[in-house]
RNA sequence: GGGGCCGUAGUUCAGUUGGGAGAGCGCUUGACUGGCAGUCAAGAGGUCACGGGUUCGAAUCCCGUCGGCUCCA
Numbered sequence: 001g002g003g004g005c006c007g008u009a010g011u012u013c014a015g016u017u018g019g020g021a022g023a024g025c026g027c028u029u030g031a032c033u034g035g036c037a038g039u040c041a042a043g044a045g046g047u048c049a050c051g052g053g054u055u056c057g058a059a060u061c062c063c064g065u066c067g068g069c070u071c072c073a
Stems, first nucleotide, its partner, number of pairs: 001072007010025004019056001027043006049065005
């Protein structure tokens, strides 16, 4: 320098026929309990890496940039 894959909640990840942004763990509050554990319930938390384009509508499609892993040179 070139190719491929990836970037979504604090964390691990799902969502890839374009229309609801979600799950487990963690965190907060409440209930039960002798209880800082455990179970159950509720809740908070996101510029979907960044910029632009297409579209009525983009996490999703297209272009560029940045970062990570990997292969080739």
The prediction has a mean pLDDT of 83. Predicted 3D model of a 73-nucleotide RNA (transfer RNA) from Desulfosporosinus sp. The organism belongs to Desulfosporosinus, within Bacteria. Its Rfam family is "tRNA". From the family's description: Transfer RNA (tRNA) molecules are approximately 80 nucleotides in length.